[in-house]
This record gives sequence, C1' cells and structure tokens, in this order.
RNA sequence: GCCGCUGUGGCUUAGAGGCAUAGCGGCGGUUUCGUAAACCGCAGGUCGAGGGUUCGAAUCCCUCCAGCGGCU
Repeated sequence: GCCGCUGUGGCUUAGAGGCAUAGCGGCGGUUUCGUAAACCGCAGGUCGAGGGUUCGAAUCCCUCCAGCGGCU
C1' cells in the first nucleotide's frame, strides 16, 4: 500500500428500512431477625465520526477513525 471482518448503556450482546433489545452489573421496593437468593420496578444509549439516498437509516451508499486478520 491492497483486501476482508468488527465497532450498539459500565460489560456481553439482539437487530437484515418503521417503538433501539435482552442478560449481567447499578439503584429502589417486597420478602427475611439479618445477609444472600427469589420476585417487582427504575435509571443508564443521540447505535465509532462526518456526509449522502429515503417520507423514514443502527440497518443501504461514500469518506474517515479505531481494533483484528490476510496479501504484498
């Protein structure tokens, strides 16, 4: 230098053009003499960045950034 894959709450992740998911973790409550477990609820994301297509983009297209792998 070229090619490919990946990037979504603190962590792990679902999503294939129309409400942004779940688990763990955090906080509150129920329960218990108390803790854990269990059950119920709550908060936490402008989906790596910018632009384009579209009535509508995490999703399609372009450029860039970061990580991983391959080729030279």

Background: Predicted 3D model of a 72-nucleotide RNA (transfer RNA) from a Methanomicrobiales archaeon. The organism belongs to Methanomicrobiales, within Archaea. Its mean pLDDT, the model's own confidence on a scale to 100, is 83.